[in-house]
RNA sequence: AUGUAAAUAAUCACCCACCUUUGUAUAUGUUCAGGGAUAAGGCCUGAACGUUUCUACCAGGCUGCCGUAAAUAGCUUGACUAUAAAGGAUAUCGGACAACUA
Numbered sequence: 001a002u003g004u005a006a007a008u009a010a011u012c013a014c015c016c017a018c019c020u021u022u023g024u025a026u027a028u029g030u031u032c033a034g035g036g037a038u039a040a041g042g043c044c045u046g047a048a049c050g051u052u053u054c055u056a057c058c059a060g061g062c063u064g065c066c067g068u069a070a071a072u073a074g075c076u077u078g079a080c081u082a083u084a085a086a087g088g089a090u091a092u093c094g095g096a097c098a099a100c101u102a
Stems, first nucleotide, its partner, number of pairs: 001011002018088008026056001029049007041066002050057001058078007
C1' cells in the first nucleotide's frame, strides 16, 4: 500500500545490514612540553586547538636544509571515521579451481 463495515489474517513493496561513487568534515593539519638521533641522522611520548562530528591525525617516496648543533623544510602518493545523496548487489550450506597472505 492492497484488503476490510471496522479490524484481524493474508499479499505486495520498501526500510535496516553490504559494496561503489560523489558531496560535507579536516588541511591524514597547527601549537606547546618532555625525551631522543646527528649528514648511513632528522624520531618517540603526552597535552591543546581544529569538525553543527564519533574516531583518526600516520606511512612510503623525492628534493632541500642543518659542517656536528638543535632545529628540520617543501613537494608527491595513499586512506580510515562520521554523515547525506545516487547507484548496485542480495539468503544459507557444501565442493572444486585460481590468486594472495601467514